[in-house]
Molecule: transfer RNA
Organism: Spirochaetia bacterium
RNA sequence: GGCGAUGUAGCUCAGCUGGUUAGAGCACUCGGCUCAUAUCCGAGGGGUCAUUGGUUCAAAUCCGAUCAUCGCUA
Numbered sequence: 001g002g003c004g005a006u007g008u009a010g011c012u013c014a015g016c017u018g019g020u021u022a023g024a025g026c027a028c029u030c031g032g033c034u035c036a037u038a039u040c041c042g043a044g045g046g047g048u049c050a051u052u053g054g055u056u057c058a059a060a061u062c063c064g065a066u067c068a069u070c071g072c073u074a
Stems, first nucleotide, its partner, number of pairs: 001073007010026004019057001028044005050066005
C1' cells in the first nucleotide's frame, strides 16, 4: 500500500430484515434488610449510538468519506 472486521452507558455486550421511549449484566448513588459489613430486595443517575455528509415521511440500523483499534496479505 491492498483487503476485511470492529466502534452503542464508567466496563463487557445485545439491538444492525429501517418504524412504536435506546436496552441488559457488572460498576456507581440512594433506600430497605442487619448490631454492623457482605449477600439479597427496591429505586435512581449516566448515551449527541466514533466523526461528518447523504438517502428516506422516518436512520444506532442503508450508502459515501474520514478517524481509531485489530486481523490477513504484498